[in-house]
Transfer RNA from a Candidatus Parcubacteria bacterium, 73 nucleotides, folded computationally. The prediction has a mean pLDDT of 83. RNAcentral holds the sequence, with entries from ENA. The same sequence occurs in records of 3 taxa. Taxonomically the source falls in Candidatus Parcubacteria (Bacteria, Bacteria candidate phyla). Rfam family: tRNA. The family's RNA type in Rfam is transfer RNA.
RNA sequence: GCUGGGAUAGCUCAGGUAGCAGAGCAUUCGCCUGAAGAGCGAGGGGUCGGCAGUGCAAAUCUGCCUCCCAGCA
Numbered sequence: 001g002c003u004g005g006g007a008u009a010g011c012u013c014a015g016g017u018a019g020c021a022g023a024g025c026a027u028u029c030g031c032c033u034g035a036a037g038a039g040c041g042a043g044g045g046g047u048c049g050g051c052a053g054u055g056c057a058a059a060u061c062u063g064c065c066u067c068c069c070a071g072c073a
Base pairs, nucleotide, nucleotide: 001072002071003070004069005068006067007066010025011024012023013022019056027043028042029041030040031039049065050064051063052062053061
């Protein structure tokens, strides 16, 4: 340099042919306990990597850029 994959919650990831952004773990609160852990219940936490474009509407489609992984040279 070329090709392919990836970037979404604190972490690991799903969702993705547009129409309310999710799960597990973690964290906070409550129940339980002498106290804690485990268990059960409830909550908070996101400009979906960046900038543009298309469109009534973009995490989703298109272009460019940044970073990560793999392959080829």